[in-house]
A computed fold for a 73-nucleotide RNA from a Candidatus Sericytochromatia bacterium, annotated as transfer RNA. Its mean pLDDT, the model's own confidence on a scale to 100, is 81. The sequence is in RNAcentral, with records from ENA. Taxonomically the source falls in Candidatus Sericytochromatia (Bacteria, Bacillati). Its Rfam family is "tRNA". It is annotated as a transfer RNA.
RNA sequence: GGGCGAUUAAGUCAGCGGUUAGACGGCGAUCCUUACAAGAUCGAGGCCACUGGUUCGAAUCCAGUAUCGCCCA
Numbered sequence: 001g002g003g004c005g006a007u008u009a010a011g012u013c014a015g016c017g018g019u020u021a022g023a024c025g026g027c028g029a030u031c032c033u034u035a036c037a038a039g040a041u042c043g044a045g046g047c048c049a050c051u052g053g054u055u056c057g058a059a060u061c062c063a064g065u066a067u068c069g070c071c072c073a
Stems, first nucleotide, its partner, number of pairs: 001072007011024003018056001027043005049065005
């Protein structure tokens, strides 16, 4: 330098162009227990990496940028 893939909650990851963006686990509160663990319920936490475009409508499609990974040279 070229090609491919990934970027969504602090972490690991889902998510047909259309309803309020979700799960697990972590964190906080309450319940339970003599207490702890386990368990139950509830809650907080996302400008979906960034910029632009397409579209009535974009996390999703397209282009570029950034970062990371793999391969080639």